[in-house]
RNA sequence: GAUAAAGCCAAACUCUUCGCGAGAAGGGGACGGAAAGCCGCGGGUCUUAGGAGACCAAGACAGCCGAGCUACCGAA
Numbered sequence: 001g002a003u004a005a006a007g008c009c010a011a012a013c014u015c016u017u018c019g020c021g022a023g024a025a026g027g028g029g030a031c032g033g034a035a036a037g038c039c040g041c042g043g044g045u046c047u048u049a050g051g052a053g054a055c056c057a058a059g060a061c062a063g064c065c066g067a068g069c070u071a072c073c074g075a076a
Base pairs, nucleotide, nucleotide: 001073008033009032013028014027015026016025017024018023031063037069038068041066042065043064044061045060046059047058048057050055
């Protein structure tokens, strides 16, 4: 970043399994995505436990917003 081309990922829903849970993995499926690749570092949301509360411990989410790292194609 072009109504180019080659590829890539895969929301909801659903099936199986795992987890107390938030959720996760795999199959089906495509709403979308130009970092929807990686990363819990800052913020945010959520879960479980504790606390009267302020709060706090352990977790989940990167397809919520940033930071950091890396990367495919490519005309004018």